[in-house]
About this RNA:
Small-subunit ribosomal RNA from an uncultured bacterium, 1387 nucleotides, folded computationally. Its mean pLDDT, the model's own confidence on a scale to 100, is 82. Rfam family: Bacterial small subunit ribosomal RNA. The RNAcentral record of the sequence draws on ENA, Greengenes and SILVA.
RNA sequence: AGAGUUUGAUCCUGGCUCAGGAUGAACGCUGGCGGCGUGCCUAACACAUGCAAGUCGAGCGAGAAUAUCUUAACUGAUUCUUCGGAUGAUUGUAAGGAAGGAAUAGCGGCGGACGGGUGAGUAACGCGUAGGCAACCUGCCUCUCACAGAGGGAUAGCCACUGGAAACGGUGAUUAAAACCUCAUAACGCCACUCUGAGACAUCUCAGAAUGGCCAAAGAUUUAUCGGUGAGAGAUGGGCAUGCGUCUGAUUAGCUGGUUGGCGGGGUAACGGCCCUCCAAGGCGACGAUCAGUAGCCGACCUGAGAGGGUGAUCGGCCACAUUGGAACUGAGACACGGUCCAAACUCUUACGGGAGGCAGCAGUGGGGAAUAUUGCACAAUGGGCGAAAGCCUGAUGCAGCAACGCCGCGUGAAGGAUGAAGGCCUUCGGGUCGUAAACUUCUGUCCUUGGGGAAGAAGAACUGACGGUACCCUUGGAGGAAGCCCCGGCUAACUACGUGCCAGCAGCCGCGGUAAUACGUAGGUUGCAAGCGUUGUCCGGAUUUACUGGGUGUAAAGGGCGUGUAGGCGGAGAUGCAAGUUGGGAGUGAAAUCCCGGGGCUCAACCCCGGAACUGCUUUCAAAACUGUAUCCUCUUGAGUGUCGGAGAGGCAAGCGGAAUUCCUAGUGUAGCGGUGAAAUGCGUAGAUAUUAGGAGGAACACCAGUGGCGAAGGCGGCUUACUGGACGAUAACUGACGUUGAGGCUCGAAAGCGUGGGGAGCAAACAGAAGUAGAUACCCUGGUAGUCCACGCCGUAAACGAUCCUAAAAGGGUGUCGGGCAGCAAAGCUGUUCGGUGCCGCAGCAAACGCAAUAAGUAGUCCACCUGGGGAGUACGUUCGCAAGAAUGAAACUCAAAGGAAUUGACGGGGACCCGCACAAGCGGUGGAGCAUGUGGUUUAAUUCGAAGCAACGCGAAGAACCUUUCCUAGUCUUGACAUCCCGAUGACCGGUCCUUAAUCGGAUCUUUUCUUUGGAACAUCGGAGACAGGUGGUGCAUGGUUGUCGUCAGCUCGUGUCGUGAGAUGUUGGGUUAAGUCCCGCAACGAGCGCAACCCUUACUAUUAGUUGCUACGCAAGAGCACUCUAAUAGGACUGCCGUUGACAAAACGGAGGAAGGUGGGGAUGACGUCAAAUCAUCAUGCCCUUUAUGACCUGGGCUACACACGUACUCCAAUGGCGUUUAACAAAGAGCAGCAAAACCGCGAGGUGGAGCAAAUCUCCAAAAAACGUCUCAGUUCAGAUUGCAGGCUGCAACUCGCCUGCAUGAAGUCGGAAUUGCUAGUAAUCGUAGGUCAGCAUACUACGGUGAAUAAGAUCCCGGGCCUUGCACACACCGCCCGUCA
Repeated sequence: AGAGUUUGAUCCUGGCUCAGGAUGAACGCUGGCGGCGUGCCUAACACAUGCAAGUCGAGCGAGAAUAUCUUAACUGAUUCUUCGGAUGAUUGUAAGGAAGGAAUAGCGGCGGACGGGUGAGUAACGCGUAGGCAACCUGCCUCUCACAGAGGGAUAGCCACUGGAAACGGUGAUUAAAACCUCAUAACGCCACUCUGAGACAUCUCAGAAUGGCCAAAGAUUUAUCGGUGAGAGAUGGGCAUGCGUCUGAUUAGCUGGUUGGCGGGGUAACGGCCCUCCAAGGCGACGAUCAGUAGCCGACCUGAGAGGGUGAUCGGCCACAUUGGAACUGAGACACGGUCCAAACUCUUACGGGAGGCAGCAGUGGGGAAUAUUGCACAAUGGGCGAAAGCCUGAUGCAGCAACGCCGCGUGAAGGAUGAAGGCCUUCGGGUCGUAAACUUCUGUCCUUGGGGAAGAAGAACUGACGGUACCCUUGGAGGAAGCCCCGGCUAACUACGUGCCAGCAGCCGCGGUAAUACGUAGGUUGCAAGCGUUGUCCGGAUUUACUGGGUGUAAAGGGCGUGUAGGCGGAGAUGCAAGUUGGGAGUGAAAUCCCGGGGCUCAACCCCGGAACUGCUUUCAAAACUGUAUCCUCUUGAGUGUCGGAGAGGCAAGCGGAAUUCCUAGUGUAGCGGUGAAAUGCGUAGAUAUUAGGAGGAACACCAGUGGCGAAGGCGGCUUACUGGACGAUAACUGACGUUGAGGCUCGAAAGCGUGGGGAGCAAACAGAAGUAGAUACCCUGGUAGUCCACGCCGUAAACGAUCCUAAAAGGGUGUCGGGCAGCAAAGCUGUUCGGUGCCGCAGCAAACGCAAUAAGUAGUCCACCUGGGGAGUACGUUCGCAAGAAUGAAACUCAAAGGAAUUGACGGGGACCCGCACAAGCGGUGGAGCAUGUGGUUUAAUUCGAAGCAACGCGAAGAACCUUUCCUAGUCUUGACAUCCCGAUGACCGGUCCUUAAUCGGAUCUUUUCUUUGGAACAUCGGAGACAGGUGGUGCAUGGUUGUCGUCAGCUCGUGUCGUGAGAUGUUGGGUUAAGUCCCGCAACGAGCGCAACCCUUACUAUUAGUUGCUACGCAAGAGCACUCUAAUAGGACUGCCGUUGACAAAACGGAGGAAGGUGGGGAUGACGUCAAAUCAUCAUGCCCUUUAUGACCUGGGCUACACACGUACUCCAAUGGCGUUUAACAAAGAGCAGCAAAACCGCGAGGUGGAGCAAAUCUCCAAAAAACGUCUCAGUUCAGAUUGCAGGCUGCAACUCGCCUGCAUGAAGUCGGAAUUGCUAGUAAUCGUAGGUCAGCAUACUACGGUGAAUAAGAUCCCGGGCCUUGCACACACCGCCCGUCA
């Protein structure tokens, strides 16, 4: 940075698509490790369970257990005894007091307004940014000053009684405080009032003084301290108001009643309609109010060259919310996520009376969904709450777990190793490739593994670590455990094979697949990325495809139908001031994180830390004055306007007048038609039309002049006159002094048609009726004919309302017309020059995709308005406005396509044009189409009727000849390495040939005969047998092919090189003027040359010469011989070239006429077929890819079939007769061919076909061989003396064989047919027509084919038409090219 896609190709416009980056992602396949991050985007859906906000006993009363002390009662061992008693050990117990104080319900204090979650609501001072509060508050914290005196009454707890299922209470008695209350004290506090001073920005504020009034407190203790009250200041946090910024819709245009403001109050921490009373009627809005939809905002994140566009997860700031809605209480702070009350929904519970609850805290569950984690550990660190502290609490937080969700890093080994192993794939079978890849050898050990050691993070003594025996280090062992995914037609890097056969499938766009798919599926190979790779969704980019940077509007989408004018935008010259915009400097702010730069720390990186820069913004201040702005600032005249003079005009409106014409009415003349058309008919007319004459009526329109002439803003305006009236132009330079320009909305005008009311109505004429035409004809043509067209008034408001070109002003070569003025020159009707304004054409630069535009721009440089953003859906639907209606204006979406479109190019095409040619037509001659027969085809039939050919360009074609063979087809019978080829093994010595049996025949069986060379091993050859490779195929595909052929067409075309023109496809040359059979030649020309075609060169024929002559010829009388003049033969030459003359033509090419000549204008004929078209024909001539078949789709053989037959078509033959038939009639005249498995003479036999015979001849020698039409005679118009089909009998020939199925002969039989409908074909001179002859094929078979000669015409010399072709031009929405494209209806 671009690429693909509209076309046959091109340029442009224009959409669609791709390559890049990103992601809280999801899905598919796959998955080794670590670090750092991230993880319900959906149901602000419902939630089981646990935890997430407590703490203080150094505020208070109460206070179990324990141990100790003390007091005291009981127990009563032992001893003593006076027997009364004394002693009083031990054990345990009860009561009181003191100390102690775990745990704590209650009162009290502080904290539950932080931290954590979510984004529902919100378009808002919610957020961002900048300033403000002289209109405010602030617990805990810091500093300063001052103070704490004296009292009082309660209340929870506890106790008793009591209600209720429970939650939760009720009553009575009693008690404490740093709980509550009263009094005192008090100012630098507050309030009221007075005075003084100062300041300011309007309400005002500050400082000081005097007087009066008012308000405080709490204690605890281990004696270190911690608390309490008042006041001031600070810090922090908040509250309020403001400027600017902050999505879409006008198919939401008007909204608003506490609404906007004022006065006075209330309320608040505080201002304020925040609330209330009274008063006024305001306030907001096209600079978008109101309404509707959507949305948390920002730092930032993604993308982009940037400007922009998109997003608002994680981190950070702000806001809002806590099941939904409402409300307040407490408090420094809440209208309060884990507080209260009320209402609602839901869930749970109940004894039915009533109660309880709120995960958008952390885990977790259900649900929803394509989709998002553990009911973990710890308070060790950081931070928070309480406490004097120890400490307690903390799902904040620190960590761990799960997930390739993302980013970053590492690994899956390294070196050597060619017989290029095996194997796979491909193959032209030679080989190539996977591939140094593997094996193998030598190493290493990151991750992993074994054992051992072992942190920092702890806060400067010690103690204290969830993470964690983690990171990290040393060590053991072994290449052992670790690679996939997508793609490979183009875009886009990377190709082959097989399978499939418009099927299955692919596809982002173009598109691929119908039998040889680099596009489907698989395999091999390659490319790319890599623990990931692809797909899907979304965003930006590419897209200058909304264009500020940076687009357009004549024809591609797009200029409003025209004007006037409001808001708004823009605006002439000179001077002065100001400083809003503008420019420069300074200051403040723009949180941190992020981005960028420079360093540093984890082994590197990601990540983290530090510093800088940046944050393009906003505010403020100082300065400058060029430009814009501004000053009701001063001045000017060029823009604009006014005045005066002048001429031009279908400019507008109203009234009047005029003649021509059509029609109608009346009257006259007059008679049979008129009218209309391509041709007719409807229609009118003997009741007198049309025609013609005279008079009259009525309506509409104004011939000639008339002109790319005039006027008007556009629509538009045309007889003449008058009245009223608008605008433009020229001259002049007196006046005003920027008064201008454009113009969203608004308003006016606005063709035709249409609508309403009332007139009018001659002609014309939608609708309608009839006639014609047509397959039909609701049309075109004709005859009629109503609305309407006309007038007045009112509506409609649209047109290809077009120059498809908005208005305005400026500057920049020309040429030539025309309209209206002016000036100058000349003697001039006039001409020339010049100037202003209009209106045309041509054309330079320039522009443009091209066409084209070009001083009347679509050029250059501006201002303003309108409009466009792929095609269709659609100017449709809905809504709204307007309208009497018709309808107009405004104006979408769903869905669908990959194009739609503009300009130009080359072809093809046209029932477009011009020119030209051809037996194309015309003029002629003969045919076909009718009959019979032959032959081919279709169809039908059949066991088979083998196959191919299909308009011209298939059909007497392949087939130059189907009885068997041919022969492919059918039936029956056989063979399976085969009928044919090569290779291998074994056997035999033959093979061949002869005979016999069997058979429909092949097949099969028997038998006879029978090798060569040799080193004696064997070899060659042949046959038989065997195994497989293979043979074979007239099986398929002519749409896989080669080769060959047809056709346009023997038409005159088809191209190239260089140059030039064009952005290009392409053009030019090759077009033009003549001419030709011809792109043949000449001339001209930005072309000059060349090639394939044309022509010529070749063959033949027509004339002559020369040479040569046997088998030919004969002037030698015949033969022999001789000769070569002639005929002839065959070889070489000559000859014809528009060369000569005349006329025409352009002094050309050439045409016409003529001479000479055998021949005259390519002399006649042939061969010769350009680039290409028809997927033309042929796989059955041959060759050949692929597919198919292999005891058969191959091979052999018998018989049959290709020869069928209600029918249809093509091509020939013979006819229908007298230009003829017939004739023992007569005598002539060719050319070209063929001949040894051949042609065959003479002679003889037969009516004949033919037979016998065999001379001669491999042929200018012999033979086929006879030419036929002609001439003469006869017949006399008949189904015949025409015609000969069909049939019978008898024969001949070929051949193994003539039934299916050959040809010929003789006799007999004697059908249709009397010249052919529509239609159609050949031929222009030795031609048509007619007459025979020969040859190939071939045993035999010719009406076919190919050749040959004989006789021998008619007509045309044109260009109107039909057909085909060529060149030029024009149109085109066709390019598979008119057998195209395409519209509607129906299915």